[in-house]
Context: one part of a larger RNA
RNA sequence: GAACGAACGCUGGCGGCAGGCUUAACACAUGCAAGUCGAACGCCCUUCUUCGGAAGGGAGUGGCAGACGGGUGAGUAACGCGUGGGAAUCUACCCAGUAGUACGGAAUAACCACGGGAAACUGUGGCUAAUACCGUAUACGCCCCUCGGGGGAAAGAUUUCGGCGCCCUAAGAGGAGCCCGCGUUGGAUUAGCUUGUUGGUGAGGUAACGGCUCACCAAGGCUACGAUCUAUAGCUGGUCUGAGAGGAUGAUCAGCCACACUGGGACUGAGAUACGGCCCAGACUCCUACGGGAGGCAGCAGUGGGGAAUAUUGGACAAUGGGCGCAAGCCUGAUCCAGCCAUGCCGCGUGAGUGAUGAAGGCCUUAGGGUUGUAAAGCUCUUUCGCUAGGGAAGAUAAUGACGGUACCUAGUAAAGAAGCCCCGGCUAACUUCGUGCCAGCAGCCGCGGUAAUACGAAGGGGGCUAACGUUGUUC
Numbered sequence: 001g002a003a004c005g006a007a008c009g010c011u012g013g014c015g016g017c018a019g020g021c022u023u024a025a026c027a028c029a030u031g032c033a034a035g036u037c038g039a040a041c042g043c044c045c046u047u048c049u050u051c052g053g054a055a056g057g058g059a060g061u062g063g064c065a066g067a068c069g070g071g072u073g074a075g076u077a078a079c080g081c082g083u084g085g086g087a088a089u090c091u092a093c094c095c096a097g098u099a100g101u102a103c104g105g106a107a108u109a110a111c112c113a114c115g116g117g118a119a120a121c122u123g124u125g126g127c128u129a130a131u132a133c134c135g136u137a138u139a140c141g142c143c144c145c146u147c148g149g150g151g152g153a154a155a156g157a158u159u160u161c162g163g164c165g166c167c168c169u170a171a172g173a174g175g176a177g178c179c180c181g182c183g184u185u186g187g188a189u190u191a192g193c194u195u196g197u198u199g200g201u202g203a204g205g206u207a208a209c210g211g212c213u214c215a216c217c218a219a220g221g222c223u224a225c226g227a228u229c230u231a232u233a234g235c236u237g238g239u240c241u242g243a244g245a246g247g248a249u250g251a252u253c254a255g256c257c258a259c260a261c262u263g264g265g266a267c268u269g270a271g272a273u274a275c276g277g278c279c280c281a282g283a284c285u286c287c288u289a290c291g292g293g294a295g296g297c298a299g300c301a302g303u304g305g306g307g308a309a310u311a312u313u314g315g316a317c318a319a320u321g322g323g324c325g326c327a328a329g330c331c332u333g334a335u336c337c338a339g340c341c342a343u344g345c346c347g348c349g350u351g352a353g354u355g356a357u358g359a360a361g362g363c364c365u366u367a368g369g370g371u372u373g374u375a376a377a378g379c380u381c382u383u384u385c386g387c388u389a390g391g392g393a394a395g396a397u398a399a400u401g402a403c404g405g406u407a408c409c410u411a412g413u414a415a416a417g418a419a420g421c422c423c424c425g426g427c428u429a430a431c432u433u434c435g436u437g438c439c440a441g442c443a444g445c446c447g448c449g450g451u452a453a454u455a456c457g458a459a460g461g462g463g464g465c466u467a468a469c470g471u472u473g474u475u476c
Stems, first nucleotide, its partner, number of pairs: 001476004006472004013348006019341002021306001026304003030301003035064003040061002043058006071259003080184007089176003094172001097169001100166002102136004111126006142151003156164001185231003192222003197219008234256004238249004261282005284295004312338001314337003320334001321332004351381004361372004385417001386413006395403001420465005425446003431460005441448002
């Protein structure tokens, strides 16, 4: 000098754009953050009824979604990440293709009846539907195979009969899993580490290769080019600085990874670290009729606590995107907006011209004067911003606008409402007087202060920056 997710002191007019718990991955009151489908299904209720039915609502079965989106950085020195390759894989929805969609069956929730329980919830019996479940048939292609053969599917709804679905299979796209080369912090005051350890055979397991797991066999494998241990740390694109090389860093935005009260486990599913799923154990909190239950903000707000320090318990789904649905639509604290904060960057304003009796006052003085100073007053103008009033968008497509009566435009208003902070011994731009008297104090370094202090305090004057200015901290 530059920079900052900054903080503190003093001051503070407006706007645009951005940013805003770096600390306790501390604990959380309350509300919201993931639902949707009646064009899969039976039932119940309400309203209307031309008694044919129609419309709306409810819990339940079923389907899809809840693995995305959003948060955090605790753990991790690792194929975790970055980059470049690889082969032994899976893939719902989507796109294009081939073949099919036949015949049956048994249940069950809801509901009803009777119970249990304080509650959470739950038991027994009975009835019923399906795109829920099961069987048979069929099989171009598919799987297994001893090449003879064997095995395996489906679901319908409908109003408009055109499409929507369902099943088998192969290809694509996008997504995901796995392996390898290279790169990826400090410590040797850590020198040896390892027994599923290293390799083989066989088996099991997986979507898939593999000690992934197991049995047996061999005794290997890593290491001074730093193994092991220990400390620290999410990684990257980037960001800051620097002429560069480099150094530091990893907030916001984007990609990947990991985590979801702590630890463990599987289930479901195309897919699971399953944040707002389940089970077990633990700590904590809450309810209880003491028998037993409920919970998980590192989602958005918000509270307590910690801290030098970091915001509203706001609006809307109008746009973009997502889920479900044929659709209408519903949901969406994603998102878009608004609120708060000089936290940062950028822009604008706080007036312009004229004005010498160089007014008054202040300060200094050699008492003549000098300086503040064209500064003020006065006169002549202007109206950016602000304020008041009127009009008023684009963003949206036939309709739908939270933002918002916002941006913007027009008229009016009066110089009217809008300047501070630091410094003045040298480095370093800027000097005098008074007070104080090694005191009180200053200080980044050198150093000032003990009676004439340009260095302390005040005043006048001056210098610098300016809605900021200084200080502190950190990096280059």
This is a predicted structure of a 476-nucleotide part of an RNA (small-subunit ribosomal RNA, 5' domain) from an uncultured prokaryote.